RNAcentral holds the full RNA, with entries from ENA. This is a predicted structure of a 1721-nucleotide part of an RNA (large-subunit ribosomal RNA, half A) from a Methanosarcinales archaeon. Taxonomically the source falls in Methanosarcinales (Archaea, Methanobacteriati, Methanobacteriota, Methanomicrobia). Its Rfam family is "Archaeal large subunit ribosomal RNA". Its mean pLDDT, the model's own confidence on a scale to 100, is 80.

Context: one part of a larger RNA
RNA sequence: CCAUCAGGUGGAUGGCUCGGCUCAAGUGCCUAUGAAGGACGUGCCAAGCUGCGAUAAGCUUCGGGUAGGUGCAUGGAACCUAUGAACCGAAGAUUUCCUAAUGAGGAUUCUUAGCAGAUUUAUCUGUUGAUCAGUAAUGAUCGGGAACGCCCCGAAUUGAAACAUCUUAGUAGGGGCAGGAAAAGAAAUCAAUCGAGAUGCCGUAAGUAACGGCGAGUGAAACCGGCAAAGUUCAAACUGAAUCCCCUCAGUAAUGAUGGGGAGAUGUGGUGUUAUAGGGCUGCUUUAAAAAUCCUAUUUAUCUAAAUUGAACUUGACUGGAAUGUCAGACCAUAGAGUGUGAUAGUCACGUAAAUGUGAGAUGAAGGAUUUGGAGCAUGCCCUGAGUACCGUGCGUUGGAUAUCGCGCGGGAAUUUGGGAGGCACCAACUUCCAAAACUAAAUACAUCUUGAGACCGAUAGUGAAAUAGUAGGGUGACCAAACGCUGAAAAGUACCCUCAGAAGGGGUGUGAAAAGUGUCUGAAACCUGAUGGUGAUAGAGCGAUAUGGCAUCAAAGGAUCUUUCAUACGAAGGAAAAAAUUCGCGAGAAUUUAGUACGAGUAUGAAUGCCAGUGUUGUAUCGUACGUUUUGAAGAACGGGCCAGGGAGUGUAUUUGAAUGGCGAGGCUAACUUUAAAACUAGGAAGCCGAAGCGAAAGCAACAUGCGCGCAAAAUUUAUUUUUGAGGCGCGGCGUAUACAAGUGCGUGGAGUCAUUUGAUUACGACCCGAAGCCAGGCGAUCUAGGCGUGGGCAGGUUGAAGCGUGGCGAAAGCUACGUGGAGGACCGCAAGCGGUAUUGAUCUGCAAAUCAUUCGUGUGACCUGUGUCUAGGGGUGAAAGUCCAAUCUAGCCUGGCAUCAGCUGGUUCCUUCCGAAACAUGUCGUAGCAUGACCUAAUUGGAGAUAGUCGGUGGAGUAGAGCACUGAUUGGGAAAUCCGGGGGAGAAAUCCCUCACUUCCUUGUCAAACUCCAAACACACCGUCGUCUGAGAAGAUUGGAGUCCGGGCUACUGGGGUAAGCUUGUAGUCCGUAAGGGAGAAAACCCAGACUGUGGUUAAGGUCCCCAAGUGUCGACUAAGUGUUAAUACUAAAGGGUGUCAUAAGCCCCAGACAACUGGAAGGUUAGCUUAGAAGCAGCUAUCCUUUAAAGAGUGCGUAACAGCCCACCAGUCGAGGUUUAUGGCCCCGAAAAUUGACGGGGCUAAAGUCGACCACCGAUACCACAGAGUAUUGAAAAAUAAUCUCGUAGGAAGGCGUUUCGCUCGGGCAGAAGCUGGGACUUGAGUUCCAGUGGACCGUGCGGAAACGAAAAUCCUGGUAAUAGUAACAGCAAAGUUAGGUGAGAAUCCUAACCGCCGAAGGGGCCAGGUUUCCUCGGCAAUGAUUAUCAGCCGAGGGUUAGUCGGUCCUAAGUUGUACCGUAAUUCGAGUACAUCGAAAGGGAAACAGGUUAAUAUUCCUGUACCAUUUAACAAUAAAAGCUGACGCUUUGGGGCAGGUCGAGCAGUGUCGUCGCACUGUUUAAGCAUAGAAUAUCGUGGAGAGCCGUAAUGGCGAGAAGCGAGUAAAUGUGUUAUGACGAAAGUCGGCUGCACCCUAGAGCCCGUGAAAAGGCAAGUUAAAUGUCCGUACCGAGAACUGACACUGGUGCCCCUAGCUGAAAAGGCUAAGGCGUGU
Repeated sequence: CCAUCAGGUGGAUGGCUCGGCUCAAGUGCCUAUGAAGGACGUGCCAAGCUGCGAUAAGCUUCGGGUAGGUGCAUGGAACCUAUGAACCGAAGAUUUCCUAAUGAGGAUUCUUAGCAGAUUUAUCUGUUGAUCAGUAAUGAUCGGGAACGCCCCGAAUUGAAACAUCUUAGUAGGGGCAGGAAAAGAAAUCAAUCGAGAUGCCGUAAGUAACGGCGAGUGAAACCGGCAAAGUUCAAACUGAAUCCCCUCAGUAAUGAUGGGGAGAUGUGGUGUUAUAGGGCUGCUUUAAAAAUCCUAUUUAUCUAAAUUGAACUUGACUGGAAUGUCAGACCAUAGAGUGUGAUAGUCACGUAAAUGUGAGAUGAAGGAUUUGGAGCAUGCCCUGAGUACCGUGCGUUGGAUAUCGCGCGGGAAUUUGGGAGGCACCAACUUCCAAAACUAAAUACAUCUUGAGACCGAUAGUGAAAUAGUAGGGUGACCAAACGCUGAAAAGUACCCUCAGAAGGGGUGUGAAAAGUGUCUGAAACCUGAUGGUGAUAGAGCGAUAUGGCAUCAAAGGAUCUUUCAUACGAAGGAAAAAAUUCGCGAGAAUUUAGUACGAGUAUGAAUGCCAGUGUUGUAUCGUACGUUUUGAAGAACGGGCCAGGGAGUGUAUUUGAAUGGCGAGGCUAACUUUAAAACUAGGAAGCCGAAGCGAAAGCAACAUGCGCGCAAAAUUUAUUUUUGAGGCGCGGCGUAUACAAGUGCGUGGAGUCAUUUGAUUACGACCCGAAGCCAGGCGAUCUAGGCGUGGGCAGGUUGAAGCGUGGCGAAAGCUACGUGGAGGACCGCAAGCGGUAUUGAUCUGCAAAUCAUUCGUGUGACCUGUGUCUAGGGGUGAAAGUCCAAUCUAGCCUGGCAUCAGCUGGUUCCUUCCGAAACAUGUCGUAGCAUGACCUAAUUGGAGAUAGUCGGUGGAGUAGAGCACUGAUUGGGAAAUCCGGGGGAGAAAUCCCUCACUUCCUUGUCAAACUCCAAACACACCGUCGUCUGAGAAGAUUGGAGUCCGGGCUACUGGGGUAAGCUUGUAGUCCGUAAGGGAGAAAACCCAGACUGUGGUUAAGGUCCCCAAGUGUCGACUAAGUGUUAAUACUAAAGGGUGUCAUAAGCCCCAGACAACUGGAAGGUUAGCUUAGAAGCAGCUAUCCUUUAAAGAGUGCGUAACAGCCCACCAGUCGAGGUUUAUGGCCCCGAAAAUUGACGGGGCUAAAGUCGACCACCGAUACCACAGAGUAUUGAAAAAUAAUCUCGUAGGAAGGCGUUUCGCUCGGGCAGAAGCUGGGACUUGAGUUCCAGUGGACCGUGCGGAAACGAAAAUCCUGGUAAUAGUAACAGCAAAGUUAGGUGAGAAUCCUAACCGCCGAAGGGGCCAGGUUUCCUCGGCAAUGAUUAUCAGCCGAGGGUUAGUCGGUCCUAAGUUGUACCGUAAUUCGAGUACAUCGAAAGGGAAACAGGUUAAUAUUCCUGUACCAUUUAACAAUAAAAGCUGACGCUUUGGGGCAGGUCGAGCAGUGUCGUCGCACUGUUUAAGCAUAGAAUAUCGUGGAGAGCCGUAAUGGCGAGAAGCGAGUAAAUGUGUUAUGACGAAAGUCGGCUGCACCCUAGAGCCCGUGAAAAGGCAAGUUAAAUGUCCGUACCGAGAACUGACACUGGUGCCCCUAGCUGAAAAGGCUAAGGCGUGU
């Protein structure tokens, strides 16, 4: 590591079902007599559900019922019950509070009034809402209800492949209103010359008429068939109180009667109500006797509640814990539906069939009450619904088109001699009806509720919910929204013992059929542990497959017709086996004979052997890069999945169109509905549909029961490959009709349809499943944040020094200036607080934190910060404006709905086998990610003789490759000619001439062309013929159903087009991959070989044969020396250019008359050629480059000199003695040649190769080929069987046949003597799968034939659950303080308690109070969980306890604002700008009144003690004119004065510590109120009488309108005394100094474009005494653990306080006191 076994975990599977889902029938409103719904209570113990309501799991009566009962709920306790409980039915009583909510108010379940009555004087009962109607009495309405109904308002996504009319759709949604149904409804209707006769609903008409960017789409009606059926009343004419209501009386009631009161002439009652008109009035005539409605005390009938009766075995034997099972024997049945009972029960129980029963109620009868006529004739008059009918115009709506319906605006009739309608208008005729008033059952819709049923689900299913389910939980809210079933027949639910700190756990024992042992039936998998078997560190990983060896195992189920070995016989393909002989070849080798012999898979027989096969594991060998998807192409480093289990995707209806099967057939079928039944596959029911005739725009007209021929199948026949007939089929002809002058042409025509079932497909619907961002509708949100409004609060300390003023100086003055005073400022400093958030682009970044921490920084009297209340809401708000904020959401919030939006886009889409088998192309397309049609595939039918990729030949056309320049166009050089025009130059006086360029023509020369051709192939194509192949076992063709495909790719050829090129792009033809495996090329989509049905044996192909690695170190030759190379090609690089590397070939030249090389010698003269030059002598330069002598020698090839000289060379001779030299071409090789591992010929390695070239000989090598056996398919055949050389790969896709799951019917079986499921093992099948054995399990399960499906999973970043790896890992340290020791408790102590020491905070981390939380407070007990460890501890768990008010706050008042009513608006409202009135609105605004001490475990200004005060009422006393007024009542800055608290210093006293002294530390008090007294400023008054001034301030200032001074008077905080002989303290319980606020009182000044709430209440009126003062809050926290942030979270959160001491300007910093902590748990 794998497997098995034994366990754990987990909760699948199987079985079960008190729950759902669907359908059907019944039934259908509740409410002011207080509903629906909720809150709170209610039990002996009581948290939840259920029931009930202070009479509270219940009370009363009647009926039923029976022996037990006190709900779910099984415990303890206590009770009830034969005087009949419980339980069931019916009728009553009670029925808290909220809620329409209704006395008023209110933030729902609370608070608080008026009136009347009663009483037990605590209190109780009743009543008091708004609107409408009514004379009044009085009555009605309000709210709720699942869907259904009527009316009003009214979207968008979407479809139109875009979008605007249109569609979605009058849908979703919103508003109003009603009922058990609603609505509609008795023709001013349809129809069509026939007629029908209210409305509604179903079928049909019909996807028709019609509408429509005439697109997408929309879409009636009548007739007809059915269900159900039902008709009536007013207004008016005429009449005129003949009428009605209340009280009273009679009656059960319907109703009647007298009187009184009231309504009513703006008309109660009567009459009357229609169209072939009717009615009234007037005048005549005639006729009938019953009909309708209502009531129910009594009598009577029926129906109906809870209930009652209800047959037949507990017979025998067996198994078993138990019988309902098996065997055997009986019985009942108007009952064999079902359920239960210890396994499966007609006869055990409950029931069932069938009967019985009647309280209340309903219906009917008897009985009673009330009301009432009809028809006709005559005459003329009267009546018969008005801003209506109708018209115009605009808009909406409709199928409604000119011809639907409605609305707005503007016009506007008639009166029976009348009016409306008859799908354009008008006229006439005809037909039909009578508007402008009202009512009306049933048939129809729905399902809250009751009952029943089911080919629906069976716990991830079925409702979201089988359970405390709309619960737990989340969210401010609207709203969102789970999970959890099962012991056993019976609790018999483990007594007792041991262990343990232990009610934990463990071990015994016991119960039970079985531990099934309490989240307990079965008990799978993932995952975890242990044991056993195999194996394991000489070795590397798609985890396996195949073959084989080792070890282990092998009870059953499998075989023994087997396995192995041997022998004999037969023996396929293959094998020219070997040995031997002969012959051939340079050689490797080969040929012939031996010999188609031996051998050969296998088959058969015999003998021996006994296990074999299998299973597990492992070694070896060979082969081998998962699965799904997307792709031209995936092992891919493209995407998806951690693993396992369960769930998870082509369905239904309608339309249209095929196929198969069946019925009937020129016909076929019913629909709704009816009947029966139980909801029928019963029997009816032709309305209607399809078909039987077409053509035409229409008017309209209207076809071969065959005239001729061919011929398949088939039949008959034939010697024949014959002939005849010949359905269907085909070809002519004919006919119908339209058009047309005609000819002709189009369509149709010689009868097959229709209905049902199954199935393929189209279209519409969610339409195979999952998936947006968005759009619209209605609601919910300003507890975050933005802004506004009301009302409150806050800002240490320091600095600067504006205006103004004063004084001095200067100045005529205006004024200036110096100093001082003064105290302004969107002034300054400032880590004070507060607010903010600059930088480190620090830390953190699975954080302390979904924005924090540290340091730094900005602001800090203002456009400042902040609490609380309140307002603004989604195309809206708010915004010093950033699209910023509007609850962690903002370029349009959130929630729910439209909604399963749409998606040409991505992903996924589940069992098997067989047959065939693509396309990645063309055309069109707002089209190129899509679709349609064609091509290509498939299946069926039809058809009836040819088809054809190949070969050869013939005939035919063509205009490409090439080539060419004759045309067109381009183009090099030369020559000639012509001339005018043109440019330039020249000559000339000019005419004119010359040269040149250009132009034109001709000749010649040299080139080009896809859109040039005087020419012109190959190949290909068409037709014909030959050969080949296919074809009556049915070719070609045709028709119909179903597809898929429209991203392609590589290679070869055309050396095609484009491009510098590309593993580039784009063509034509072919091929392969795609969709193709096998062998080879190292590995490899498409390169080579080769197309895999399965197994076995052989032979070859490509390619190979030194080793890895099967086969040759093969043969004969040649080349290479570079490890070149060891590469078929393609991609794995390599070029131009070089090489005296080497091999070979060819040609030229020289050569025995002596070449080439080497050596020796010569290389001269004219002349220093001329010119030039300073010089130039062969050799700077220019010109010329001759002559002579020679064997040969340049007016000189190089070196050299200033110039010469000199040295060479060319050239010649000699020596030598045989080839030399040059050029060109070919082969191999070398240079050119630079990359990151030594890093690659596949590797090792290889040199007369194992390299390269040539020619050969052998062998290896595949799923190819051959053979044998088997399977399938196709064909033949009746079958058996046969045949296949010419069948067997396959993606998308088409066609066919099967396996399995759940369930229903029939049938046949299995099962407690052991079903299903689960685990392991065996056998069979090509496969899906099937079957057998053993164990577990403990009650159901299956075969066959059919039916129906929520029917098959490995994938969807799928869903739910479980469980891994990560991992004993990160974290439990980090910012802000710190613990140690000892003792105690305890089973156990770093963490709990105590003590000591030590440490920390100290403008807080101390103390008090809001908001918010809601018991966290205190005590006792406890430690499973919570607590980042521990725990004896706790804000945890369990139990009990705890909050006490006239004077604190609410309560009262008003603010911004809220709400209600009325008016108004609106289609309407639960809506609204606004006005009036009312109401609410502040626990920080306004405001009547209490202090000190003590006390509890937990409360205190609340209790207690003591001492007070306020309001109201009452009593007594005293006093009093009214009105007006005042107060409440208010900003910011700054300043003076007076005080208090506090602090500090000194002294005195008391106590503590030290042995003592010195010294240190602590204490040194006491309220409100009343009375008395003191008390400043200011205002006022009296007196006073001031100017070259006086008085005074911190400052400004004041004064004959009266300053100073003096006096009177008002009078604060506060002080003193008293209260208090008290209280407190152990005791003492005195005095003085300094300082001093930000607190209290008081008085000024300055500033303002800012001027700084309202109301209640109070004042002016008192003294004494008594009584009363209800109700609500009050615990605790108030934060580094009780709030808000998911947390015991480093964040956030308002106010007050001596907030103390030293230092200091300071609330800074530092250190400390009181106090609190040491738990950053």